[in-house]
RNA sequence: GGGGCUGUAGCUCAGUUGGGAGAGCACAAGGCUGGCAGUCUUGGGGUCAGGGGUUCGACUCCCCUCAGCUCCA
Numbered sequence: 001g002g003g004g005c006u007g008u009a010g011c012u013c014a015g016u017u018g019g020g021a022g023a024g025c026a027c028a029a030g031g032c033u034g035g036c037a038g039u040c041u042u043g044g045g046g047u048c049a050g051g052g053g054u055u056c057g058a059c060u061c062c063c064c065u066c067a068g069c070u071c072c073a
Stems, first nucleotide, its partner, number of pairs: 001072007010025004019056001027043006049065005
């Protein structure tokens, strides 16, 4: 320098018709327990990496940029 993959909650990750943003863990409150641990219920938490475009509508399609991993040279 060129190709490929990845980027979504604090962490690990789902998300296939383009129309609801989610799960587990973690965190907070409450119940059970004498207390801790554990478990159950409820809740808070998001620039879907950034910008632009297409579209009535974009995490999702197209272009550019950034970061990480990887392959070729």

This is a predicted structure of a 73-nucleotide RNA (transfer RNA) from a Candidatus Rokuibacteriota bacterium. Its Rfam family is "tRNA". Gene Ontology term of the family: triplet codon-amino acid adaptor activity. From the family's description: Transfer RNA (tRNA) molecules are approximately 80 nucleotides in length. Their secondary structure includes four short double-helical elements and three loops (D, anti-codon, and T loops). Further hydrogen bonds mediate the characteristic L-shaped molecular structure. tRNAs have two regions of fundamental functional importance: the anti-codon, which is responsible for specific mRNA codon recognition, and the 3' end, to which the tRNAs corresponding amino acid is attached (by aminoacyl-tRNA synthetases). tRNAs cope with the degeneracy of the genetic code in two manners: having more than one tRNA (with a specific anti-codon) for a particular amino acid; and 'wobble' base-pairing, i.e. permitting non-standard base-pairing at the 3rd anti-codon position. It is annotated as a transfer RNA. The coordinates come from a structure-prediction model, not an experiment, and the mean pLDDT is 83. The organism belongs to Candidatus Rokuibacteriota, within Bacteria.